Model confidence (mean pLDDT): 84 of 100. A computed fold for a 103-nucleotide RNA, annotated as SAM riboswitch aptamer (S box leader). It matches the Rfam family "SAM riboswitch aptamer (S box leader)". Gene Ontology term of the family: regulation of gene expression. The sequence was found by an Rfam model in a public genome assembly.
[in-house]
RNA sequence: ACUUUAUCAAGAGCGACGGAGGGAACAGGCCCUGUGAUGUCCGGCAACCUGCUUUUAAGCAAGGUGCUAAUUCCUGCGGAUAAUUUUAUCCGAAAGAUGAGGU
Numbered sequence: 001a002c003u004u005u006a007u008c009a010a011g012a013g014c015g016a017c018g019g020a021g022g023g024a025a026c027a028g029g030c031c032c033u034g035u036g037a038u039g040u041c042c043g044g045c046a047a048c049c050u051g052c053u054u055u056u057a058a059g060c061a062a063g064g065u066g067c068u069a070a071u072u073c074c075u076g077c078g079g080a081u082a083a084u085u086u087u088a089u090c091c092g093a094a095a096g097a098u099g100a101g102g103u
Stems, first nucleotide, its partner, number of pairs: 001103008013042001015041003021032003026076004043068003048064002050061004072095001077092006
């Protein structure tokens, strides 16, 4: 890098450093941000892999990852329902993120 598979509605700081943008990419929205964002460190959350107990389903721990505004912030494609000018709700796909496996 490609690929398979599982999950993506919950959870997580009134800390330190640091200084201007940030919310993956493109477009359109909507937001966060000098009352200090993004980021780094610490802290925290969770429990995919892992370990242990007991046993085939649970429990405990937290070594490897991951995460720590808003559903993956929402919509971009297809379908259903309501209304039919705009639109709203739901389901699925695509794209993306993370883990584990494979090439």